[in-house]
RNA sequence: GGGCGAUUAGCUCAGUGGUAGAGCGCCUCUUUGACGUGGAGGAUGUCGGGAGUUCGACCCUCUCAUCGCCCA
Numbered sequence: 001g002g003g004c005g006a007u008u009a010g011c012u013c014a015g016u017g018g019u020a021g022a023g024c025g026c027c028u029c030u031u032u033g034a035c036g037u038g039g040a041g042g043a044u045g046u047c048g049g050g051a052g053u054u055c056g057a058c059c060c061u062c063u064c065a066u067c068g069c070c071c072a
Base pairs, nucleotide, nucleotide: 001071002070003069004068005067006066007065010024011023012022013021018055026042027041028040029039030038048064049063050062051061052060
């Protein structure tokens, strides 16, 4: 330098055009002598940045950034 992939909650990941979810974790209450387990409830996202297409974009297109793999 070229090609491919990834980027979504604190972490690990779903979500392939119609107002973003799960598991684990966190907080409160309950249960216990206490911790843990169990039960009830709750908080948390500029969907990596920007632009475009569209009535509508996490999703399609372009570009930039970061990380990984391959080729040279």
Background: The RNA shown here (transfer RNA) has 72 nucleotides and comes from Pseudideonella sakaiensis. The organism belongs to Pseudideonella, within Bacteria. Its Rfam family is "tRNA". By type it is a transfer RNA. The sequence is in RNAcentral, with records from ENA and Rfam. The prediction has a mean pLDDT of 81. The same sequence occurs in records of 4 taxa.